[in-house]
RNA sequence: CUGAUUGAUGAAGCGCCAGGGCUAAAAGAGGGAGUCUCUGAUAGCUGACGAGGUGGGGGUUUAUCGAACAUGAUCGGCGGAUACCUCCCGGUUGGACAUCAUCUCAACCGAUAUGUUUUUGUUCGAAAACAAAAAGGCAACUUUUUGCACAAGAAUAAAAACAAGAUGAUAC
Repeated sequence: CUGAUUGAUGAAGCGCCAGGGCUAAAAGAGGGAGUCUCUGAUAGCUGACGAGGUGGGGGUUUAUCGAACAUGAUCGGCGGAUACCUCCCGGUUGGACAUCAUCUCAACCGAUAUGUUUUUGUUCGAAAACAAAAAGGCAACUUUUUGCACAAGAAUAAAAACAAGAUGAUAC
């Protein structure tokens, strides 16, 4: 270094790195010389800031939202993923004077399953970034602490409008 076995731990802006960027630097070259310039084997660093998100089977790949930066690197690549499509299962709404149950159909969803659209109100809602400090490292950088704001959006309430055909039972 590779393979096998066993055990533990570990995830979705998650994991990894051979491109690129950055740091150090052997040997070499230039120069009168240097702590200078060029090059640079080799080694290392970086490579997504949170919010949100999993009914089951199958399929697909550029899988939601905003913040920061923008002086390209949150670039590029590989893998995965709760995304999307579809079938099934399940939930909600949809009718005539009311209630309940069942069948079919339509729309929206996923056991947090409150029908769709519009308006208004209330509540909730980040972290990085930035600043300061400490530790490690020659350095690039890494980890931690303190301060400090700001989203998309989510929940809930009210109002208006829109949204089907039947069967059975009960009550009046």
Record summary
This is a predicted structure of a 172-nucleotide RNA (glmS glucosamine-6-phosphate activated ribozyme aptamer) from Gracilibacillus ureilyticus. The model forms 86% of the base pairs in the Rfam consensus. It matches the Rfam family "glmS glucosamine-6-phosphate activated ribozyme aptamer". Rfam links the family to the GO terms regulation of gene expression and catalytic activity. The family's RNA type in Rfam is riboswitch. It was read from a public genome assembly, where an Rfam model found it. Model confidence (mean pLDDT): 79 of 100.